Context: one part of a larger RNA
RNA sequence: CUAUUAGGUGGAUAGCUCGGCUCAUAGGGCGAAGAAGGAUGCGACAAGCAGCAUUAUGCUCUGGCGAGGUGCAAGUAACCUUUGAACCAGAGAUUUCCGAAUACGACUUCGUUUUUAAAUCCGAAAGGAUAGUUAACGCAGGGAAUUGAAACGUCUUAGUACCUGCAGGAAAAGAAACCAAAUGGGAUGCUGUUAGUAAGAGCGACUGAAAACAGCAAAAGGCAAACUGAAUCUGCUAUUGAAAAGUAGUAGAGAUGUGGUGUUGUAGGACUGCCUUCCGAUUCUCCUUAAUUGAUUUGAAGUCUUCUGAAAAGAAGCAUCAUAGAGGGUUAUAGUCCCGUAAAAGAAAAUUAAAAGAAUUUGGCAGUAUCCUGAGUAUCAUCUCUUGGAUAUGAGGUGAGAAGCUAGGAGACAACAACUCCUAACCUUAAAUACCUGAUGAGUCCGAUAGAGUACAGUACCGUGAGGGAAAGCUGAAAAGAACUCUUGAUAGAGAGUUAAAAGCUCUUGAAACCUAGUAGCU
Numbered sequence: 001c002u003a004u005u006a007g008g009u010g011g012a013u014a015g016c017u018c019g020g021c022u023c024a025u026a027g028g029g030c031g032a033a034g035a036a037g038g039a040u041g042c043g044a045c046a047a048g049c050a051g052c053a054u055u056a057u058g059c060u061c062u063g064g065c066g067a068g069g070u071g072c073a074a075g076u077a078a079c080c081u082u083u084g085a086a087c088c089a090g091a092g093a094u095u096u097c098c099g100a101a102u103a104c105g106a107c108u109u110c111g112u113u114u115u116u117a118a119a120u121c122c123g124a125a126a127g128g129a130u131a132g133u134u135a136a137c138g139c140a141g142g143g144a145a146u147u148g149a150a151a152c153g154u155c156u157u158a159g160u161a162c163c164u165g166c167a168g169g170a171a172a173a174g175a176a177a178c179c180a181a182a183u184g185g186g187a188u189g190c191u192g193u194u195a196g197u198a199a200g201a202g203c204g205a206c207u208g209a210a211a212a213c214a215g216c217a218a219a220a221g222g223c224a225a226a227c228u229g230a231a232u233c234u235g236c237u238a239u240u241g242a243a244a245a246g247u248a249g250u251a252g253a254g255a256u257g258u259g260g261u262g263u264u265g266u267a268g269g270a271c272u273g274c275c276u277u278c279c280g281a282u283u284c285u286c287c288u289u290a291a292u293u294g295a296u297u298u299g300a301a302g303u304c305u306u307c308u309g310a311a312a313a314g315a316a317g318c319a320u321c322a323u324a325g326a327g328g329g330u331u332a333u334a335g336u337c338c339c340g341u342a343a344a345a346g347a348a349a350a351u352u353a354a355a356a357g358a359a360u361u362u363g364g365c366a367g368u369a370u371c372c373u374g375a376g377u378a379u380c381a382u383c384u385c386u387u388g389g390a391u392a393u394g395a396g397g398u399g400a401g402a403a404g405c406u407a408g409g410a411g412a413c414a415a416c417a418a419c420u421c422c423u424a425a426c427c428u429u430a431a432a433u434a435c436c437u438g439a440u441g442a443g444u445c446c447g448a449u450a451g452a453g454u455a456c457a458g459u460a461c462c463g464u465g466a467g468g469g470a471a472a473g474c475u476g477a478a479a480a481g482a483a484c485u486c487u488u489g490a491u492a493g494a495g496a497g498u499u500a501a502a503a504g505c506u507c508u509u510g511a512a513a514c515c516u517a518g519u520a521g522c523u
Base pairs, nucleotide, nucleotide: 001521002520003519004518005517006516007515008514014508015474016473019446020445021443022442023441024440025439027436028435029133030132037098038097039096040053041052042051044076045075048072049071050057059092060091061090062089063088064087068080069079070078103112104111105110119130120129121128122127137168138166139165140164141163142162148155152202178185179184189216190215191214192213199207200206220428221427222426223374227260228259231258232253233252234251235250236249237248238247239246240245265405267373268372269371270370271367272366273365274364275363280361281360282359283358284357285356288354289353290352291351292350293349296345297344298343302318303334304317305316306315307314319336320335321325327339328338329337379400380399381398382397383396384395385394407423408422409421410420411419461468462467481507484495485494486493487492
């Protein structure tokens, strides 16, 4: 040095899973009645986690369950419990201090006072509202740079990151002053396609639509005005009612207009004349009925014989149930041992629907004299930003500034005409779409260097701080966790004993590298 044997070290591999990941479903808030998040306490012994709050490991009531219980946690002690504990479900009480923190003052999670309490808004008063927080998703107001252009300034990165405001369970958008150009379509959103096309651009780098088509989902309504002219609404009190609500009184809102009518583009409405109408629709409410969720309850059939074994659920034999042969557990692999499963039942509470009740609510035809139909708006000029939008996207600043149905706007340069489409300058609107802190279920997902960073943790540790951020799972069926003896200062060792087996506490299996010793061979 090679090979091999026996050990050690080491923790791969195999098996397992209390955890993840993904999808689906439901749900999407909490908060001055003090939240989210913390601090400090509370246990017989009590450091941590979890639970709770001086009524502190818990208190009261209702329902369920039925023999044990005093969390993780195995120990000792002391207790509770068939006068029904523990546990589960529901409803309450208590709930220290800090924190929006809000009597005043502090950040030492504390102090001081008596005027019992902050500020802002509404209200005559009584009284009411707001704030703060929350993982992502949304809308709006601001808004970079690294980078790319092989430099760099327009451009790009990008209206991205980030900051701020405001929400909602979704948000936003939304019922054409739209698109189109034929036999036209008919609110919005999302997906596919159109298409890396049209277009923009130191026409560089690059950026970059729409119509149409195919799907998902579908839904439309209300004002201003003309006319009418208080016919209207709200608080409080009384009364009726189970409530929604009705009636009466009183006070207030309201002519700077409450209520009615009316809302459109083949124009419509007012107005005038004529005809028609109690079916249904929308919103709200207690009882009743029904359904859903639901602590929980019922729930079939072998623990028969023999064998192996430490152990039977295995093998052999004979039975048996099935609207139940999903799954898990039990000393090995169990339909019939246990929990369950199929199928049924179910209190309180909540939700939904029906019925009943309350409030509100009709539609059409003809005529066309008169009236109405959103103004510093449309539009034009110019400047800036934005956009694919080029003179032809959208927005803003400045300066000019219309029309009135014989009206107005648009059809991708301008002007004129024709043709086509539409009716701005007011408001609301479900679904399809986005997200997932937490809940439930599932899986051709992962199985401890995987799967989340975490099966144990936002811990240990690092950093003044913002912040960064690990490793680490497995005895056995059962602790039966090794009594006792010897050696020893102790750890430990040698026996003995437990066990199927030491599997002997970083204990399943136990690979390789590496180390020690032996044997053989070679040099």